[in-house]
Record summary
This is a predicted structure of a 681-nucleotide part of an RNA (large-subunit ribosomal RNA, domain II) from Paramuribaculum sp. RNAcentral holds the full RNA, with entries from ENA.

Context: one part of a larger RNA
């Protein structure tokens, strides 16, 4: 990891509601006593509910309180009691396993730590303190040399103790050690033997370190089945109906309790919801709009302040390209502006149609992390698979099909069966059902098959409008002059640094010059003209498709894929394909109504989690009746028929002695899951 056994809502005493059943205005015994073989039964007295309630009470009664009341209000005026049986709850370990912990009484210093008695160890080498001696030396010391001596938490260094550092191991040869190196080794040194210190505590050269591979409080046993608003487990079936992830409260927030929202029983019997349709209602939002209440621009007029001038003793007077109140004209912005205002929604009254509607009083619940996704908003960056609310919808508790694949998206809700037909969304060249179907345009980008501001004779429509056979647009040829180098600046300034000013003559035509040029002329060009040529050609508006802007991280990789000029997109048409959606045939069951009324007909259901209702299988004891078994009982194996499931039944082989059935009744009553427990492989 498989197997196979074991393994979780139970007992007791009380309540609350149902259930069936006896008695019934009564219902009923408890201990115990008597009867009796009897712990069966009968019997008998307290008590317990119940029939009458209302006030504090007196007291009064189908009433009574209150009150001044014969008012008005409260609370009364419908059959119950007993045992049992089921739900459910209260106290109890209370479904079951699970802490870390606290407490209480023992029990360890044979590890280790410190102490206390006794004993015991420390190769070899080195270094050579104090003292003494012996000589120098002094008045005598000090002092100096030599010698001797043999100190020391001294040196180097086996045994011994330690543990710096690397490798090696790391289901180890070891629950801490190999291997090589490395520290201290006469000392605050090692180490024997025996003995003391004990968990609220010892004992620590101090590190929360040790106390027997355990130590921020040891270890056995005990309170004990502590507690666990936490995690995980919780065992047969098949029908009915089916939530919630909101709201107040909460030492509350992943825990409750009320109320919402399921169920069920029972009364009420169209009350209620929805759609639709017609009729009357409040409203201040979307929009608008600026008259309010506030922000923003311009413009006119200007006060007020400044400046500047005259004039200056005071008082004055002119100006102002400064401010810029107010008012007038115009133009605007608003969740918390509103002289306006919708749609929708909502609230009433009629109808009509839907559909497991409403209300009440009971029993039993679950829920209280919710997501996406549309569309009104706050938040936040008009960020997020962000949050926070509002409404709808899915999903949650929904399979089907489509979106390649994808809980929240689109279609559509699955009672069984069927090798039967119709569609939905989506599709119909090929993987791959089904049109290489028809009509129309446009796209040349592989756009389609990812993106912006910009950006462009791309390419199609649509509209105004200029020149144009009295020659247009483009090219080509020629012309482009004269006054005059205008005038003024300037070292120059001549069409072309710069300033004014822009005449006038010849003319087809030609600026006191459109660019490039030069120190400054000079030169090239252009504007305007004339001919060649000949049908059309310039600028704008609005709009379909398409370009560019476009650089990423395993591999083409942004059509699922081939691959495609339609098999891309635009407007229509038809034809088919395509689901558990709908018909059709046939079975099931639930609810309603009818019936010739207990089994037929009809209408209407029959997706499901948490969770509420019903109804059955099947296992082990017991009680009654009846069976079966050596001519083969259980189990055990195959195998085969049966039931809407749990399930049953039969046959063969084992197997070698017990066991079924129908009814009632009891429960150690059902296992895949708890890092379950035990046992085999």
């Nucleotide at each position: 990891a498989c197997c196979g056994g074991c393994g979780a809502g139970u007992g007791a005493c009380g309540a609350a509601g149902g259930g069936a059943u006896g008695c019934a205005a009564g219902g009923u015994u408890a201990a115990g006593c008597a009867u009796g073989a009897a712990g069966a039964g009968u019997g008998c007295c307290a008590g317990c509910c119940g029939c009458a309630g209302g006030g504090a009470a007196a007291c009064c009664a189908a009433g009574u309180c209150u009150g001044a009341a014969c008012a008005g209000g409260g609370c009364g005026a419908a059959a119950g009691u007993a045992g049992u049986c089921c739900u459910u709850u209260g106290u109890c370990g209370a479904c079951c396993c699970g802490a870390a912990a606290c407490c209480g009484g023992g029990u360890g210093a044979u590890c280790u730590a410190g102490c206390c008695a006794u004993g015991u160890g420390c190769a070899g080498g080195u270094u050579g303190a104090a003292g003494c001696c012996u000589g120098g030396g002094u008045g005598a010391a000090a002092c100096c040399a030599g010698g001797u001596g043999g100190a020391g938490g001294a040196c180097c260094g086996a045994a011994c103790c330690g543990a710096c550092u690397a490798c090696u191991g790391u289901u180890g040869a070891a629950a801490a050690a190999g291997u090589a190196g490395c520290g201290g080794a006469u000392g605050a040194c090692g180490u024997g033997u025996g003995g003391c210190u004990a968990g609220c505590g010892g004992a620590g050269a101090a590190a929360u370190u040790c106390c027997a591979a355990u130590c921020g409080a040891a270890c056995c046993c005990g309170g004990a089945g502590a507690u666990a608003g936490c995690u995980g487990g919780u065992u047969c079936u098949c029908c009915c109906c089916g939530a919630a992830a909101u709201a107040g409260c909460u030492u509350u927030a992943g825990g409750g309790c009320u109320a919402g929202c399921g169920u069920u029983u029972c009364a009420u019997a169209u009350a209620g919801a929805c759609u639709u349709u017609g009729c009357g209602g409040a409203g201040g939002u979307a929009g608008a709009g600026c008259g309010c209440u506030g922000g923003a621009u311009u413009c006119a007029u200007g006060a007020u302040g400044g400046c500047c001038c005259c004039a200056u003793c005071c008082a004055g007077g002119g100006g102002u390209a400064c401010u810029g109140a107010a008012u007038g004209a115009a133009c605007u912005c608003a969740a918390a502006c509103u002289g306006c205002g919708a749609a929708u929604g909502c609230c009433g009254c009629a109808a009509a149609g839907u559909a497991g509607u409403g209300u009440g009083a009971g029993g039993c619940a679950g829920u209280c992390a919710g997501a996406a996704u549309g569309u009104g908003g706050g938040u936040g960056a008009u960020a997020a698979g962000g949050u926070c609310c509002a409404u709808g919808u899915u999903c949650g508790a929904a399979a089907g099909g489509g979106a390649a694949a994808c809980a929240g998206c689109c279609c559509a809700g699955a009672u069984c069966a069927a090798c039967a037909g119709c569609u939905a969304a989506g599709g119909u060249c090929c993987c791959a059902a089904a049109g290489u179907c028809c009509a129309u345009g446009c796209u040349a980008a592989g756009u389609g098959u990812a993106a912006a501001a910009g950006g462009a004779u791309g390419u199609g429509g649509u509209a105004u409008u200029g020149c144009a056979c009295a020659g247009a647009c483009a090219a080509c040829u020629a012309g482009g002059a004269g006054g005059u180098u205008c005038g003024c600046u300037c070292a120059g300034a001549a069409g072309c640094a710069g300033c004014u000013a822009a005449c006038c003559u010849u003319u087809a035509a030609a600026g006191a010059g459109u660019g490039c040029g030069u120190a400054a002329c000079a030169g090239c060009u252009c504007a305007c003209u004339a001919g060649u040529c000949g049908a059309g050609u310039g600028c704008u508006u609005c709009u379909g498709c398409g370009c560019c802007g476009a650089a990423g991280a395993u591999g083409u990789a942004c059509c699922g894929g081939g691959g495609c000029u339609a098999a891309g997109u635009u407007u229509a048409c038809u034809a088919c394909c395509g689901a558990a959606g709908c018909u059709u045939u046939g079975g099931a069951u639930u609810c309603u109504g009818c019936u010739u009324u207990u089994a037929g007909c009809a209408g209407a259901g029959u997706g499901g989690u948490a969770g509420g209702g019903g109804a059955g299988c099947g296992u082990u004891g017991a009680a009654u009746a009846a069976g079966c078994a050596u001519u083969g009982a259980a189990g055990c194996a195959g195998a085969u028929c049966u039931g809407u499931a749990a399930g049953g039944a039969u046959c063969u082989g084992u197997g070698g002695a017990g066991u079924u059935u129908a009814u009632u009744g009891a429960a150690g009553a059902g296992a895949g899951a708890a890092u379950g427990c035990c046992g085999g492989u």